[in-house]
RNA sequence: CCUAUAGCGUCGCCGAGUCCGCCCCAGAGGGGCGGAGCGGGGGACCCGGCUUCUGGGGUGAAUGUCGCCCGCAGGGGCGACUAGGCUAGCUCCUUCGGCCGAACCCGUCAGCUAACCCCGUAGGCGCAGGAAGGAGGGGCC
Numbered sequence: 001c002c003u004a005u006a007g008c009g010u011c012g013c014c015g016a017g018u019c020c021g022c023c024c025c026a027g028a029g030g031g032g033c034g035g036a037g038c039g040g041g042g043g044a045c046c047c048g049g050c051u052u053c054u055g056g057g058g059u060g061a062a063u064g065u066c067g068c069c070c071g072c073a074g075g076g077g078c079g080a081c082u083a084g085g086c087u088a089g090c091u092c093c094u095u096c097g098g099c100c101g102a103a104c105c106c107g108u109c110a111g112c113u114a115a116c117c118c119c120g121u122a123g124g125c126g127c128a129g130g131a132a133g134g135a136g137g138g139g140c141c
Base pairs, nucleotide, nucleotide: 011126012125013124014123018036019035020034021033022032023031024030025029037121038120039119040118041117042116047111055109056106057105058104059103064081065080066079067078068077069076070075084100085099086098087097090136091135092134093133094132095131096129
């Protein structure tokens, strides 16, 4: 000097997943409770209108088409694309590029839905595209 890895701090990304207070244990940590904010589900009249074994439904962007491989089969794996989603200024719009296009849950049961009832407030990452424009707003001088 270069590269790689790990940790800490700042800043930031996906996501609803942030903030405040009180109590207990006893000691620099752990546990519990409550509230605000945000998010989700159930649940009338009216309206809608379904066919529930080819079960049905929910969270989520994560739907669907085609092809290939393994297997006796149920099924599993892979590839290409795709509905849709994300991508550092507070929000929105256009373009280009890049990325994702999963996973889990309820348990025969749920349309919408006022009152009302219930639940969650996690987890995983990072030198990222520190791009090109436009509109609005905000801050500073």
c-di-AMP riboswitch aptamer (ydaO/yuaA leader) from bacterium HR24, 141 nucleotides, folded computationally. The coordinates come from a structure-prediction model, not an experiment, and the mean pLDDT is 78. It was read from a public genome assembly, where an Rfam model found it. Its Rfam family is "c-di-AMP riboswitch aptamer (ydaO/yuaA leader)". Rfam links the family to the GO terms cyclic-di-AMP binding and regulation of gene expression. Rfam's curators write: This family represents a conserved RNA structure found upstream of the ydaO and yuaA genes in Bacillus subtilis and related genes in other bacteria.